[in-house]
A computed fold for a 1521-nucleotide RNA from an uncultured delta proteobacterium, annotated as small-subunit ribosomal RNA. RNAcentral holds the sequence, with entries from ENA and SILVA.
RNA sequence: AGAGUUUGAUCACGGCUCAGGAUGAACGCUGGCGGCGUGCCUAAUACAUGCAAGUCGAACGAGGCAUUUUUGCAGUAAUACGGAAGUGUCCUAGUGGCGAACGGGUGAGUAACGCGUUGGUGACCUGCCCCAAAGUGUGGGAUAACAGUUCGAAAGAGCUGCUAAUACCUCAUGUGAUUAUCGGCUUUAGAAACCGAUAAUUAAAGGAGUAAUCCGCUUUGGGAGGGACCUGCGUCCCAUCAGCUAGUUGGUGAGGUAAUGGCUCACCAAGGCUACGACGGGUAAGGGGCCUGAGAGGGUGACCCCUCACAAUGGAACUGAAACACGGACCAGACUCCUACGGGAGGCAGCAGUGAGGAAUAUUGCGCAAUGGGGGCAACCCUGACGCAGCGACGCCGCGUGGAUGAUGAAGGCCUUCGGGUCGUAAAAUCCUGUCGGAUGGAAAGAAGUGUGAUGUGGUUAAUACCCAUGUCAUUUGACGGUACCAUCAGAGGAAGCACCGGCUAACUCCGUGCCAGCAGCCGCGGUAAUACGGAGGGUGCAAGCGUUGUUCGGAAUUACUGGGCGUAAAGCGCGCGUAGGCGGUUUGUUAAGUCAGAUGUGAAAGCCCCGGGCUUAACCUGGGACGUGCAUUUGAAACUGGCAGACUUGAGUACUGGAGGGGGUGGUGGAAUUCCCGGUGUAGAGGUGAAAUUCGUAGAUAUCGGGAGGAAUACCGGUGGCGAAGGCGACCACCUGGCCAGAUACUGACGCUGAGGUGCGAAGGCGUGGGGAGCAAACAGGAUUAGAUACCCUGGUAGUCCACGCGGUAAACGAUGAGAACUAGGUGUUGGGACGGUUGAUCGUCUCAUUGCCGCAGCUAACGCAUUAAGUUCUCCGCCUGGGGAGUACGGUCGCAAGAUUAAAACUCAAAGGAAUUGACGGGGGCCCGCACAAGCGGUGGAGUAUGUGGUUUAAUUCGACGCAACGCGCAGAACCUUACCUGGUCUUGACAUCCCGGGAAUUUUCUGGAAACAGGAAAGUGCCUCGCAAGAGGAGCCUGGAGACAGGUGCUGCAUGGCUGUCGUCAGCUCGUGUCGUGAGAUGUUGGGUUAAGUCCCGCAACGAGCGCAACCCUUAUCUUUAGUUGCCAUCAUUUAAGUUGGGCACUCUAAAGAGACUGCCGGUGUCAAACCGGAGGAAGGUGGGGAUGACGUCAAGUCCUCAUGGCCUUUAUGACCAGGGCUACACACGUACUACAAUGGCCGGUACAACGGGCAGCCACUUAGCGAUAAGGAGCCAAUCCCGUAAAGCCGGUCUCAGUCCGGAUUGGAGUCUGCAACUCGACUCCAUGAAGUUGGAAUCGCUAGUAAUCGCAGAUCAGCACGCUGCGGUGAAUACGUUCCCGGGCCUUGUACACACCGCCCGUCACACCACGGGAGUUGAUUGUACCAGAAGUAGUUGAGCUAACCGCAAGGGGGCAGGCUACCAAGGUAUGGUUGGUAACUGGGGUGAAGUCGUAACAAGGUAGCCAAGGGCGAA
Repeated sequence: AGAGUUUGAUCACGGCUCAGGAUGAACGCUGGCGGCGUGCCUAAUACAUGCAAGUCGAACGAGGCAUUUUUGCAGUAAUACGGAAGUGUCCUAGUGGCGAACGGGUGAGUAACGCGUUGGUGACCUGCCCCAAAGUGUGGGAUAACAGUUCGAAAGAGCUGCUAAUACCUCAUGUGAUUAUCGGCUUUAGAAACCGAUAAUUAAAGGAGUAAUCCGCUUUGGGAGGGACCUGCGUCCCAUCAGCUAGUUGGUGAGGUAAUGGCUCACCAAGGCUACGACGGGUAAGGGGCCUGAGAGGGUGACCCCUCACAAUGGAACUGAAACACGGACCAGACUCCUACGGGAGGCAGCAGUGAGGAAUAUUGCGCAAUGGGGGCAACCCUGACGCAGCGACGCCGCGUGGAUGAUGAAGGCCUUCGGGUCGUAAAAUCCUGUCGGAUGGAAAGAAGUGUGAUGUGGUUAAUACCCAUGUCAUUUGACGGUACCAUCAGAGGAAGCACCGGCUAACUCCGUGCCAGCAGCCGCGGUAAUACGGAGGGUGCAAGCGUUGUUCGGAAUUACUGGGCGUAAAGCGCGCGUAGGCGGUUUGUUAAGUCAGAUGUGAAAGCCCCGGGCUUAACCUGGGACGUGCAUUUGAAACUGGCAGACUUGAGUACUGGAGGGGGUGGUGGAAUUCCCGGUGUAGAGGUGAAAUUCGUAGAUAUCGGGAGGAAUACCGGUGGCGAAGGCGACCACCUGGCCAGAUACUGACGCUGAGGUGCGAAGGCGUGGGGAGCAAACAGGAUUAGAUACCCUGGUAGUCCACGCGGUAAACGAUGAGAACUAGGUGUUGGGACGGUUGAUCGUCUCAUUGCCGCAGCUAACGCAUUAAGUUCUCCGCCUGGGGAGUACGGUCGCAAGAUUAAAACUCAAAGGAAUUGACGGGGGCCCGCACAAGCGGUGGAGUAUGUGGUUUAAUUCGACGCAACGCGCAGAACCUUACCUGGUCUUGACAUCCCGGGAAUUUUCUGGAAACAGGAAAGUGCCUCGCAAGAGGAGCCUGGAGACAGGUGCUGCAUGGCUGUCGUCAGCUCGUGUCGUGAGAUGUUGGGUUAAGUCCCGCAACGAGCGCAACCCUUAUCUUUAGUUGCCAUCAUUUAAGUUGGGCACUCUAAAGAGACUGCCGGUGUCAAACCGGAGGAAGGUGGGGAUGACGUCAAGUCCUCAUGGCCUUUAUGACCAGGGCUACACACGUACUACAAUGGCCGGUACAACGGGCAGCCACUUAGCGAUAAGGAGCCAAUCCCGUAAAGCCGGUCUCAGUCCGGAUUGGAGUCUGCAACUCGACUCCAUGAAGUUGGAAUCGCUAGUAAUCGCAGAUCAGCACGCUGCGGUGAAUACGUUCCCGGGCCUUGUACACACCGCCCGUCACACCACGGGAGUUGAUUGUACCAGAAGUAGUUGAGCUAACCGCAAGGGGGCAGGCUACCAAGGUAUGGUUGGUAACUGGGGUGAAGUCGUAACAAGGUAGCCAAGGGCGAA
C1' cells in the first nucleotide's frame, strides 16, 4: 500500500466481498511448564447455609469465675459451706460513648447542572484531627439491667418494685458567641469583615494514676480535609413529535432550610420556552480512559481510578456532624418461610455457594503475617476491605519438546514419462548436552513494629520503689510455604497440534465420486480425466495453540471538516416574488467581540510517550520527565472580519430622449375553409382502402352554381426570427398595462446577491356551476384484418376541445445544465439600437452595447461532448444525491368536491443495476456491388412402374455410422459362403495374432475314423540350412508342438479428451502483422475515400510507411507453329502387290513425345484525373485470367469420422476375445430422397450403310473355326501390348412399315425352359429364349440443373469383381435456346446507421393467470404495556390544631401553673378504585399488492423504423403485457 467481482473486451460510476488490528468472549480439534493479569456481558431473577461491624470495664450498675485476706457455723482434724473486704479476669446481657453515612456491591432508573470542564458562594455546613484563647462551679429527679408477676405457641409485650453514670435536668459564671438598637473605620456590585457601646439569651463530665501527668468535657477563633448550592460551555437518535406551559414566568410579603431560590404559601401582574429544535417519543449511568485510524474521526465505557444513582417494589420520616440510611426503624401491596390459625419472620446488586436463565463466566479455601480501616490509654479485638492459595490456554509474556555427525540416499508410503523422483540427514546408527518435568538435599526476601527482660538518661517523689517519657542490647510476630532460588542424581528418556493449498492468498499431485454426495468470505466449483467435494501422499502458514462464529475500527475519499458529487451514471425545486438567515464595493478614524502573541492558574492519580531502575529475560512492577491540542484570568498587537462614526461612486436605483416586439388584459371588425340548411343544374353512383365492407345515394347523393346559418381556428408573411420568469404567445383595429434595449447628462449614495419556511403563477388532461357546440374526437357502435384483434385501417359518434367564474397543481414542466458576480484566443451568421468614415442616394466599410445561433483554441470531461450564452478558472447563497429491486409504495400528517397531490419508510431480496465509448452480429434500416440469385430460355423432379438409399415398422438378428443446405445410388470401387462387425447353436482359454523363457521336434506332405464344421483321435512318408568338431555330438537361424507367466485381443464406450484426414461457408476476396501515429483504454489508422477490376486487381489521394497468408502468376491439359526422333505409327512422291501401307522405300504429312516459339492491353483510335483502366480496331491459330484442371487464406459449424489408421482415459479378460455351421444385413401396411425406363410419329420396328476417343488385358484379353434362335459351349492362333485381343460404337444417313390406339407405344409382373460363375445361386446372383403384357396418354402445391462445344441427346471404356452396375469415374459423337436488366426471392462482399443482442434475432424480453414458499400493509375485533385528564380513596409519617385523659426534674407554702405525652381532627400524600382519552406492541376470519422459485398457461408490449417510433403527465376503457 491494495485486491476480487457487472462486459466479448474497455474506461468511468457504483455497490458487495477479502487481506490488518482488537476482544470480559463462545464453539470445534488439540494440549508440556512457569510468571503476570483476568473471569455472570443473560434474569436489578429467586435464594438454603456460614461469614462480611464492631469495640470500649481507663463512662456505669449488676451477675459469673479465679485468687488473697478475714469471719461465721458444723467438725478432733483434713476439708466443705456461707458472709464481708480486696485483687484479677472478661464469660454474659444492659445503661452510656464512638463507629455503623467509611470500606464492599450493582448499573435498574436518569438525556439531567446527572456527568465533564471553568468559575462563584458578599447565600453555606463541617464529628473525629491540628493550632490558639478561656473554662470545667452547685444541685436535682429518673430509668434499663435486676427481682417479682401477668399475657402469648412464638416473636415479644405489659404491670409492680430497686439502682448507677461521661445518660437526663435546674441554677451560677460569660473569655466569648448569637440577636436587637446605635456609633466608627475600611472595602465592595452588595447589609461581608473589622473596632466599639447598651440590652437580652446562652456552657460543661468526668475517668485512670499515691502523685506528676494523661485521656476526656464546655465556649470561641483559625486551619486541614470533606460536603452543599449556583453558574458559562460540552454531553445520543426521531420533525412521520411543531407548538408547550397555571406554581406556569415575574414581583411583594411570609414560612422553611446549614444556605440562595416558587422550595412552599397568600396576594398582584401576564408572563415564560420554541426552528440555534421547545414539548413529546425511543435509547442510555457520566468521565479519566480502552480499541482502531497517518490524522481528523469512528466505536466503546469489562478490569483500575473519580463522580452519580440504587439496595426485593412503592412511600414517608427518625437519629445523627453527615442518611431520608445495602447487612436501622415505620407503612402499603407482592413473594417466600414459621404457626398452636390468634399471629409472626425475611430481603446476598457484600464474600463463598445454590436453583433458574443462557453459547457462556471460578472455591460454601487460608490468614489478619503485610497494607488500610473501626473501637480502645494500651495490650488487644474486629475486618470475605485486603494479602494469599484453588479452578479455567480466557488473555499477554517467557521456556521446552533436544544437539552434532550420519547416503547402501535403507525399509515403507506416495507419484511416475517406469528411467526415476519425493518424504529425506529425515530415520536407523555413532557421539554428546541436560532447560522443563521427576527424585534427593539445602534454602531466602517480604518484619517495620508492639510487648517482655536487662540496662542508661530525664521527669515525678521523701525514695536509688512504682509510674511516665526516651535510648541501647536480647527476645518475641509469616497465611502464602519448606514456596521462590541453589546444588546433586538418573536419563533423549514424559512433552505437537491446528488450519489451509482454484483466484484474491504462501502452498500440487494421485485415487474415489459423477449437478449426486458435498464445498463456498466474494467470484464460483461438482453433469466420468475435479490442483475447488471426500481420502491419501506432499507442501504452506501459525504454534501450546490453531481454526470458526459474534462484535467493532480500518481498508471505505462508500456521508467527503481534513476529503466527494448533481448535462447523459443517483442527484438542479416547473418558474417567479420575498421573510429569517448566510454573504457583501472603495476609503478615513475609533473600538478590541472574533483573530494572533506572551504570562499565570488549572487540566487528579493511573494509563499513552521518553529516560532510568527491579524481578535470570519479557509480560509485569516502579522513580523522574514530557504531553494533555481545553477552560479561566491577565498583559499586549490592530493587518483582516465584526461593531460605531464619517466620506466616496464604480455595484444597485431614479429622472430624460429615442427604439423593437405573436409580452399580458378588455372590447370590436374581417376574409379563406369545413359542416349544415334553402334553391338551381344534373344522374348513378359516391365515399373509403393494401384490398374491401359498414356508410351516403333514384325519397336524387357525389359533382357544380347561388343564397343563408353557426362555431372554431387564423394560410401566405414565417425565419435555429421576436417577446415573456417559466407555462406559453401568431388575422386586423382601438383602449388599459408589465418588462427590455440604446444614448446622453443629472441625482440618491451600498440602498446589493442569494433565499429555509411563506406566497403567487403554472401545458395538456380532469372536477364544479352556467353557456356554447362547426370541425376534431377518449368512451361506445358497426365494418374490415387476424389463429384471436377488447388494437393498428375504415364508417359513424358522446364527453371533451371553445367562453365565464371557481378548483386542481402535475409533465421527458428538458438546455434532462439553480441564481448572481468577475476573469479567460478567435472566426462567421442573426435581431434591435448607437457612433465614425466614404457616397447625391439606395447603400458600403470600421467600431460599439444588448439578444440569438454555428464552428473552434486553451482548459475541463469516464467518454460523448462543453468551450465569453462554459460542463473552463474562482467567489457567495439555496436545492438535491449516497447500490438495484421493494417504492415514489405502506402507515401517519397536510391539502383537495373527487381524481389525487405532497411529505415519505421498513421487512424482505439480488451481486449486481446503470453511463459512455469499442469490436462484432443482427434489423420486416440505408447506400454500392457480385453470383444460373432472380429474370429470359432449354431440359427435368414432384404423378406411373422398377432399381437403389433412408425413415418407420417387424424380427432371434434385421450390425454400425451419416440427419437442413453440407445425411438419404452416402461409408459400400460391388452382403449367396467369405466379407460380417449382428443373431442362434456348437467349441477354445497364454489364446486366431506379437515379444520373451523352458522342454520336445526338421519343416512339410499324404491319409483313416467321429462330427454340420470347428475340432478330437490315429497311421504313413520325411530328415534340409549355418558354425564348431576327425567323429560322436553340441550350438544357432527359421518353422511346428507342449508348458508357466508377463501379456495378447476387443469393429466395446467416449469424435464433447485427441492426432490425422474430410465436408461447409467458398475459389467468396478477404484475414493479419511490424514500425509509426491517434485514443486513458478496449481499439482505431493502414484495410476508409475517388475511380477501376473476376479479385484488398491496379491507380490517385490520405498519418501512415512497409510486409505476410490469400488473389494473380509459376504446374498439368487443350487449341497454333517450329525443331529433334521415326517403331509397333503414317503414306505425299517412286516402285510392287492389289484383299490389305501388305512389301521395297520414305519420314513430307497425320500421329506419337521431348524441347522450344507464341498473347504482353505489346500496337492504333477514343473515353478517362496527363492515372489505373475501359470501349472499339488491326494483326493473329488464339485477345484481354483463350477453354478446362490441380491449387481452398485467417477462421466458423464442440460439423463428420475412436468402424481406415494412430491415440489418452474408462470398461472387458474361461469373454465385450477366438474358431465353426446355419441364419440375418435382401423382412414390408407405409413415407421421403436419388436414379433408370416410359407414356410415343423429332417415334417404334425391319433391312442397308458411315464416322470416335479414353482405356483394359496372363489364374488375363481372346482373333479365328465349329455347335446353339440365344445366353454360351467345344476347340484354338496371337498378345506381358502405338504390334495381338476386348472391338460391330450409338445417335446419324438411306429405304421400308406402323398412322394416334393403352397401340407394332410401354415394358413391369408371372409361368416355363436354359446358360454362366462359383464348394454352394432355397432364403439371395446375372444373363438367354418362349409365353404373359401391369401402371403409364407429359404429371397438383412445390421444386432442381444449365450461359457454349455448355444444356440436351447418343453410345463407349474402366475401377471394384469368381459372378453380379439403371450406381460411380472417365471418354468421345451430334449439338441448341436465352440473358432487357438488378425492382423482387436466396447467398455473399464493402461502407454507413440503430441496438436493451455477445450462446450474438433460432437473440433478448414484458405482464396477467395457475402452483409453492417468504416478509409486509389493511382488517370486525381481541389482548398487553405506558401515559394524560377528571373524580373517589387515604396507610405510615410530618406539620398544624385540639387535648375533658395521663404526667419525675422548673416555679409555687399549697392549690395549682409551666412544659410534655397518649388520643381526636385537619392539610399533604403512596398503593388501590371508577370513567374517558393518547401513544405503542402481540394476535385475527378475511383481504391487498410485493419478492423468490423447475421445464407450467396465454399472448408479443419493449430492444432494429421491433414490424402502429418510443417515452412522460392526465382521463376513460379492456384477459394480460